[in-house]
RNA sequence: ACAAUGAAGAGUUUGAUCCUGGCUCAGGAUGAACGCUAGCGGGAGGCUUAAUACAUGCAAGUCGUGCGGCAAGCAGUAGCAAUACUGCCUAGAGCGGCGUACGGGUGAGUAACACGUAUGUAAUCUGCCCCUGUCCGGGGGAUAGCCCUCCGAAAGGAGGAUUAAUACCCCAUAACACUAUGGAACGGCAUCGUUCUAUAUUUAAAGCCCCGGCGGACAGGGAUGAACAUGCGUCCCAUUAGCUUGUUGGCGAGGUAACGGCUCACCAAGGCGACGAUGGGUAGCUGGUCUGAGAGGAUGAUCAGCCACACGGGCACUGAGAUACGGGCCCGACUCCUACGGGAGGCAGCAGUAGGGAAUAUUGGGCAAUGGACGAAAGUCUGACCCAGCCAUCCCGCGUGAAGGAUGAAGGAUCUAUGGUUCGUAAACUUCUUUUAUUGGGGAAGAAAAAGCCUGAUUUAUCAGGAACUGACGGUACCCAAUGAAUAAGCACCGGCUAACUCCGUGCCAGCAGCCGCGGUAAUACGGAGGGUGCAAGCGUUAUCCGGAUUCACUGGGUUUAAAGGGUGCGUAGGCGGCUUGACAAGUCAUUGGUGAAAGCUCGCAGCUUAACUGCGAAACUGCCAUUGAAACUGUCAAGCUUGAAUGUGGUUGAAGUGGGCGGAAUACAACAUGUAGCGGUGAAAUGCUUAGAUAUGUUUUAGAACACCGAUUGCGAAGGCAGCUCACUAAGCCAAUAUUGACGCUGAGGCACGAAAGCGUGGGUAGCAAACAGGAUUAGAUACCCUGGUAGUCCACGCCCUAAACGAUGAAUACUCGAUGUGUGCCCCUUGUGGGUAUGCGUCCAAGCAAAAGCGUUAAGUAUUCCACCUGGGAAGUACGGCCGCAAGGUUAAAACUCAAAGGAAUUGACGGGGGCCCGCACAAGCGGAGGAGCAUGUGGUUUAAUUCGAUGGUACGCGAGGAACCUUACCUGGGCUAGAAUGCGAGUGACGUCCCGUGAAAGCGGGAUUCCCUUCGGGGCACAAAGCAAGGUGCUGCAUGGCUGUCGUCAGCUCGUGCCGUGAGGUGUUGGGUUAAGUCCCGCAACGAGCGCAACCCCUAUUAUUAGUUGCCAGCAAGUAAUGUUGGGCACUCUAGUAAAACUGCCUGCGUAAGCAGUGAGGAAGGUGGGGAUGACGUCAAGUCAUCAUGGCCCUUACGCCCAGGGCUACACACGUGCUACAAUGGCCGGGACAAAGAGUUGCAACAACGUAAGUUGAAGCUAAUCUCCUAAACCCGGUCUCAGUUCGGAUUGAGGUCUGCAACUCGACCUCAUGAAGGCGGAUUCGCUAGUAAUCGCAUAUCAGCAAUGAUGCGGUGAAUACGUUCCCGGGCCUUGUACACACCGCCCGUCAAACCAUGGGAGUCGGAGGUACCUAAAGUCCAUAACCGCAAGGAGUGGCCCAAGGUAAAUUCGGUGACUAGGGUUAAGUCGUAACAAGGUAGCCGUACCGGAAGGUGCGGCUGGAAUACCUCCUUU
Repeated sequence: ACAAUGAAGAGUUUGAUCCUGGCUCAGGAUGAACGCUAGCGGGAGGCUUAAUACAUGCAAGUCGUGCGGCAAGCAGUAGCAAUACUGCCUAGAGCGGCGUACGGGUGAGUAACACGUAUGUAAUCUGCCCCUGUCCGGGGGAUAGCCCUCCGAAAGGAGGAUUAAUACCCCAUAACACUAUGGAACGGCAUCGUUCUAUAUUUAAAGCCCCGGCGGACAGGGAUGAACAUGCGUCCCAUUAGCUUGUUGGCGAGGUAACGGCUCACCAAGGCGACGAUGGGUAGCUGGUCUGAGAGGAUGAUCAGCCACACGGGCACUGAGAUACGGGCCCGACUCCUACGGGAGGCAGCAGUAGGGAAUAUUGGGCAAUGGACGAAAGUCUGACCCAGCCAUCCCGCGUGAAGGAUGAAGGAUCUAUGGUUCGUAAACUUCUUUUAUUGGGGAAGAAAAAGCCUGAUUUAUCAGGAACUGACGGUACCCAAUGAAUAAGCACCGGCUAACUCCGUGCCAGCAGCCGCGGUAAUACGGAGGGUGCAAGCGUUAUCCGGAUUCACUGGGUUUAAAGGGUGCGUAGGCGGCUUGACAAGUCAUUGGUGAAAGCUCGCAGCUUAACUGCGAAACUGCCAUUGAAACUGUCAAGCUUGAAUGUGGUUGAAGUGGGCGGAAUACAACAUGUAGCGGUGAAAUGCUUAGAUAUGUUUUAGAACACCGAUUGCGAAGGCAGCUCACUAAGCCAAUAUUGACGCUGAGGCACGAAAGCGUGGGUAGCAAACAGGAUUAGAUACCCUGGUAGUCCACGCCCUAAACGAUGAAUACUCGAUGUGUGCCCCUUGUGGGUAUGCGUCCAAGCAAAAGCGUUAAGUAUUCCACCUGGGAAGUACGGCCGCAAGGUUAAAACUCAAAGGAAUUGACGGGGGCCCGCACAAGCGGAGGAGCAUGUGGUUUAAUUCGAUGGUACGCGAGGAACCUUACCUGGGCUAGAAUGCGAGUGACGUCCCGUGAAAGCGGGAUUCCCUUCGGGGCACAAAGCAAGGUGCUGCAUGGCUGUCGUCAGCUCGUGCCGUGAGGUGUUGGGUUAAGUCCCGCAACGAGCGCAACCCCUAUUAUUAGUUGCCAGCAAGUAAUGUUGGGCACUCUAGUAAAACUGCCUGCGUAAGCAGUGAGGAAGGUGGGGAUGACGUCAAGUCAUCAUGGCCCUUACGCCCAGGGCUACACACGUGCUACAAUGGCCGGGACAAAGAGUUGCAACAACGUAAGUUGAAGCUAAUCUCCUAAACCCGGUCUCAGUUCGGAUUGAGGUCUGCAACUCGACCUCAUGAAGGCGGAUUCGCUAGUAAUCGCAUAUCAGCAAUGAUGCGGUGAAUACGUUCCCGGGCCUUGUACACACCGCCCGUCAAACCAUGGGAGUCGGAGGUACCUAAAGUCCAUAACCGCAAGGAGUGGCCCAAGGUAAAUUCGGUGACUAGGGUUAAGUCGUAACAAGGUAGCCGUACCGGAAGGUGCGGCUGGAAUACCUCCUUU
């Protein structure tokens, strides 16, 4: 400097992550509709549906200056009048001319030269208009009208008479016209065109007039309009693949304005089609419009261009132009009129009506303007048009006030509630303004003329000037004045996306929801309210389109595992293609010209006060055609080249293929022999075989199938696949050196060929194996897994089938891009080695790079190019229907309705596994003793009951809450009572409280009576009662609203953090590894370095010693005393008590080990490796337990779900379970005698001692608030005696009688004592529990609770005092690492299929109904064309008749589409249906793919294949030492 103004994302799959992928949202738009609401103006728009049917009015007429003529009216004449005649004037009608083919409407049809764009017509026509030339002479007969008659209901028609024309006919004249035949020149675009010329033929006219003109005929030209042809462009379906007989072409003829199969006769057999013919579906096309950054996508209202149509269909006539919206004929449907004989009609013109519909306006004004038709003109007509009316339908603009104003009023709402916050400067109040509204007044532009009139000029065509006339809108826009904040705000939303939050109500109900999702009693998500947010005369919702969506990807995507590479090759069309030179210029690029209508879009300027809107100008219209040029690239042609490719030569390799021959081992059958009782099979068995001799062994024979070792992560082949040896034939790769051809190449839609296993057909064969089948097992069942048999099949030949996890889940080809290493096969070198190089295969590891990651990585999934195939959310479904193929099985091609918000890939952390490794624990094992059997006690379930109160329920409830239910407790039941309440606090006040008595009552209670304070500093205080009032009370619900407390995993060794590092990320690392430990204990190593909570230690008891202190303890020595005793003096040595301290740390030694540490009958020591025991419980899990300890949110009750009382119940009893006690006896029972504790408790108490009682106990009564006194004799044990194996001298249940004690009270329902009674039970099935040392077992003692006690329970205490542990395979639980996973509510997970039920859409279906397009035949209207003797006409011609074609109609056989259909099939969906358990872990038989058979179902089995299988072992390879 030029160009350009333009591009945003979010939610949702998961425990979390990244990716793939769909669904959804935010934006814009609309001819819209609906809901709520509504002040004004300007500009626009307004049946998208039934091209359904239409009442009524209007929408195309005009010309008397083309013609005949004229009602009414006026005037006149005659007549008394009726009336007749004449003149003027014209309405209406008629003949004639022009127009009616424009304007206006609609979009049914049409996929086509219909439209768009660009060309062509040398193949054409063109009224009115313009220009040029020439001409306009003569004649004729009709006809409508009018008049008369007739038919008809009408519509209309017939006949007669008479008449005109710019109507019609004839004659004349005529060429630059037409036709025919010639000639010449020029030109082009193939047929040919243009011009000149000769001869012959044919053909014309009209008048009117105001005298100015207006017209008429022929010919040529122009303009306009129309017609035809052509290139290119223009939707979906291939589940439409073949179509076509006037079809394609030719010669000739007809026809047309004109070319042409447009039509016809004849001839030929062509023409179109995967570059999509034909058929089907849908649709008017375009300029444009909406959206989008653009490219695109969608759309085709209004405005404009073109086309098509005018009730459905056909046909022509007239005409310049129509096959004619408001013309005609015919057929059909429908409607209307009718006198039943016949007629009439066509709003998809403007209004309007009915109908349809979610839905779309007035039966308005005017020709004033613009435009159109006719006319000489005035003018007439004009639902075109200009205006108005209705509608927030859209766009644009304006307003509903502005400033001040804090006691932050009232009121609402809310909260942490004496009060605060918010609505809120909002209101009130003060001041100001007047757009709008109302009233009054003024008041446009749009109108400029044209024409006509007057004047003037001139070329008499016209021009110039002048005066006058014309407004529907409309008294509208606009302007001025007055009044007064006066007249004017709603709608949606507020969980996230997405701006905006609280209260109440509701309680998976009612409801919301665009997606995710809210609602089951504390809902910012439902409904209401307060508050807030957004937009605003509108706001939301619904529908549709584009966007976001790079989610069909040209711009701009992918295909190993997410959807997606064809099973493999050959090859046609097509696409793409090596090096050099030349030519051409098709593609390509550039200049110029034409076109690309206007409007619209964009920019600028201008006009309405602004804007919307409108005007003017510019730009743009990215396109097409033509022209001129360029020549790099692509292309075409020509000439060459050798590097791509191929061929030749020489080697070499291999389980490459086809056919033939041969071989041995094994198996089975058979024969013979030997030989005897079993064999076989399994987890264990059985079926089966066998004394008729099996199995086993030996010899011989036969048969079929497969080829051990070699053998390998080896090799070959396009893939499938290929393995004994050998022969023949065939094919391929590789290497070496060159020679030849000269791009011959790559890919490859269709096509063709090959294509494991299973399967099919025909014929063989059949040893082994083996679907189906049978039997035996297993099991709840077992249509399976296991076993015994066994048929198709497996094998061969020929013919089909054509599919696989046909996989490297990776198409083919070419080029390029670091390395290391192994191996197969060739070749080369010399330094001969474990060497180097090179080529081609097969592998492993890695760099860059790529990838979502896993991973790939010269054999790419890297970097590029070419071609093919395939994908576009999951399911329905690789299914249905249709086509093709197949003998069948089936294969291939291949949807939709409906349904879901996911489905999916890779990786992460957990959890889990009938996965693996390591380790621990009374986990197993080794032991000891129990439980489960009996009786009883106790708890629970169940049952019962008026009530049997409630809770606890696998482990982790069940002698648990309860450490103690006769009343009380007590919460339950029955009955009787109370209602500010039974308790507590404040409290005016009172002086009592209390005690006693009476009545009633079961008591509570109710009623009545008697008696009556203390202290004091005199102020008062203490104590008690207590009105009103304020605060009641609830063992009612929710432990899933909570706090606190607790159980359990588990006294297991774990759980985390900071910083750093790795990874896109979730996350990882640390914490893993090698050792070690009771331990994440410690050591070593290490991208980690540190730290925290846990472990351990610190605390308590216990074991030893020292020291201090000695009373209530102790007594060695000394002394005193007793029947005896630390009883006394004394002492503190000892025991003991209770303070302090020491001691133990693998510290020492030996061995092993780097270390940590381990081992040792080690030393020492009271104790040795944590000495023993306790307290201590990490992050967390179980919505674990507890609202009935307590506390507490919310809800509920309030003369009761609160409170008091009596009685009852919690103690019931066909039964089941748990925990215990006592036993079953001699290691014992009983009797007698004798010995030794610890730890506790005690004044409402423990009680010595004495007496009494057989005893429980009673009566007296010292001592003790406790190392002092008491409970308190411990028992097992020891000694002696007795019992002698039995239902006993075992065992003590049960029952009877009599007592004791506690207590108001032992009936329901206490304990104890004595006597009597004397049950079951003789060691306990399956199964199961505890315990590893002062432990188990066994023995007693004490305490709490407590009046007493159902205690055999619980908690402690001591006495006596064992056995066993090889070991970690298994069961249970736990820890660490690793692996798989479709689990994450986490295996008590997830999940499949049948069946049953409901609903939904779909397929088939005997049929049935309807539509569409053809075909064949029959019949055939109107009409054009052709033909035509009789009739009419002077003639032209007509009527009539015949023929071709043909709309409609009928018949027939098919095709195709749709509706419906008994029944039927599968599919989908649906909180709690049935049967099983197929899949996910090795899912308990690894799974899956193809195929075949079988089975209620998932599924099972056979054959072949795959790894998208775990684990183990072995082999091989790699790395390190």

A computed fold for a 1521-nucleotide RNA from a Bacteroidota bacterium, annotated as small-subunit ribosomal RNA.
It was read from a public genome assembly.